[in-house]
RNA sequence: CAAGGAAUAGUUUAACUGAGAACACUAGCUUUGGGAGUUAGCGGUGGGGGUUCGAGUCCCUCUUCUUUGA
Numbered sequence: 001c002a003a004g005g006a007a008u009a010g011u012u013u014a015a016c017u018g019a020g021a022a023c024a025c026u027a028g029c030u031u032u033g034g035g036a037g038u039u040a041g042c043g044g045u046g047g048g049g050g051u052u053c054g055a056g057u058c059c060c061u062c063u064u065c066u067u068u069g070a
Stems, first nucleotide, its partner, number of pairs: 001069007010023004018053001025041005046062005
């Protein structure tokens, strides 16, 4: 320099254009207390544009990481 791939919750990860799960964290119940259990809550699509009623998904661009080739 060229061509691919990846980026989603604190972590690991799903998703058919209409964002879920597990663990973690917080609170309640339970316990003499802790742990375990149980119920609820919290919290997310790398940045910027475009298409669409609606974009994690489709298109463009930028950033970071990564693979291959020269």
Molecule: transfer RNA
Organism: Centropyge heraldi